[in-house]
RNA sequence: GGCGCCAUCGUAUAACGGCUAGUACAUCGCCCUCUCACGGCGAAAAUACGGGUUCGAUUCCCGUUGGCGCUA
Numbered sequence: 001g002g003c004g005c006c007a008u009c010g011u012a013u014a015a016c017g018g019c020u021a022g023u024a025c026a027u028c029g030c031c032c033u034c035u036c037a038c039g040g041c042g043a044a045a046a047u048a049c050g051g052g053u054u055c056g057a058u059u060c061c062c063g064u065u066g067g068c069g070c071u072a
Stems, first nucleotide, its partner, number of pairs: 001071007010025004018055001027043005048064005
């Protein structure tokens, strides 16, 4: 250089083109307890970036960026 794969809350991961973008851990608050831990309830937190297609895009297409692999 060429080809391919990946990018979603702090972390790990789900999500037929139609959801309030879900779950677990972590964080915070409340309850429980003499206190802590455990346990229960609740809250906050995310679609790498720029375009396109579409009535509608996390999802499809193009490009960019970053990571990984194969190949010369």
Molecule: transfer RNA
Organism: Candidatus Peregrinibacteria bacterium CG10_big_fil_rev_8_21_14_0_10_36_19